[in-house]
RNA sequence: GGGCCUGUGGUCUAGGGGCAUGACGUCGCCUUGACGUGGCGAAGACCGGCGGUUCGAUUCCGCCCGGGCCCA
Numbered sequence: 001g002g003g004c005c006u007g008u009g010g011u012c013u014a015g016g017g018g019c020a021u022g023a024c025g026u027c028g029c030c031u032u033g034a035c036g037u038g039g040c041g042a043a044g045a046c047c048g049g050c051g052g053u054u055c056g057a058u059u060c061c062g063c064c065c066g067g068g069c070c071c072a
Stems, first nucleotide, its partner, number of pairs: 001071007010024003018055001026042005048064005
């Protein structure tokens, strides 16, 4: 330098055109003498950035940035 894959709450992850799913973690309540377990509930991501297409983009396209694999 070239090719391919990848980027979504604190962490992991689903979703591949109609404002995002679940788990862990966190917080509150119940339960306990207390902790834990268990039950109920809540907060938390405008989806790496900038453009384009579209009525509408996390999703499609381009460029850039970060990560991984391969080639030279």
Transfer RNA from a Nanobdellota archaeon, 72 nucleotides, folded computationally.
The prediction has a mean pLDDT of 84.
Its Rfam family is "tRNA". It is annotated as a transfer RNA. Gene Ontology term of the family: triplet codon-amino acid adaptor activity. From the family's description: Transfer RNA (tRNA) molecules are approximately 80 nucleotides in length.
Lineage of the source: Archaea > Nanobdellati > Nanobdellota.